[in-house]
RNA sequence: CUUCCGAAAGGGCACCCCGGCCGCGAGGCCGGUCCGCAAAGCCACGGGUCUCGCGACGGCGCGAGACGGCCGGGCCGUCGAA
Numbered sequence: 001c002u003u004c005c006g007a008a009a010g011g012g013c014a015c016c017c018c019g020g021c022c023g024c025g026a027g028g029c030c031g032g033u034c035c036g037c038a039a040a041g042c043c044a045c046g047g048g049u050c051u052c053g054c055g056a057c058g059g060c061g062c063g064a065g066a067c068g069g070c071c072g073g074g075c076c077g078u079c080g081a082a
Base pairs, nucleotide, nucleotide: 005080006079012037013036017032018031019030020029021028022027035069041075042074043073045072046071047070048067049066050065051064052063053062054061055060
């Protein structure tokens, strides 16, 4: 110095819910809140779930979107005990 790993320390983010705004909608943003998180930082590549539209007529198919706190994967990163 790097990797694994995750004690300690300094900290960080912010579930549900509430208020406001945007969106047909899933949902997103801001403020409060703080369930939790060693990447709960970033990325829609794969799977999955959800929304909208069309077709079929009810199984489903196609297209466009949303979700990174659903899982996998990729990239970057704070600290340094065993």
c-di-GMP-I riboswitch aptamer from Roseisolibacter sp. H3M3-2, 82 nucleotides, folded computationally. The prediction has a mean pLDDT of 85. The organism belongs to Roseisolibacter, within Bacteria. It matches the Rfam family "c-di-GMP-I riboswitch aptamer". About the family: GEMM was predicted in a large-scale screen for bacterial structured RNA regulatory elements.